[in-house]
């Protein structure tokens, strides 16, 4: 100081249910663990969803737990 990564600890929480925002996609709090090592974080490409009013516009929203991307960033045996 590089490589692998064992147990332990500590995070995070899909579905479903209770309440509560919002036209909606959905978010939020509570319960609940299917799962993650980035399932911290930012909608920058792409995917997908959703649009009451309006100006129907490649317009405006949502999804980071759908890929890509950027950023930060636990522990660390025995070899």
């Nucleotide at each position: 100081u590089a490589c692998c990564g064992a147990a332990a600890g500590g995070g995070c929480a899909a579905a479903g249910c209770c309440g509560g925002a919002g036209u909606a996609a959905u978010c939020c709090g509570g319960u609940g663990a299917c799962g993650c090592a980035a399932a911290g974080c930012c909608a920058c490409g792409g995917a997908u969803c959703c649009u009451c009013u309006u100006u129907u516009g490649c317009a405006g929203g949502a999804u980071g737990g759908c890929c890509g991307g950027g950023u930060u960033g636990c522990c660390g045996a025995a070899g």
Molecule: c-di-GMP-I-UAU riboswitch aptamer
Organism: Desulfuromusa sp.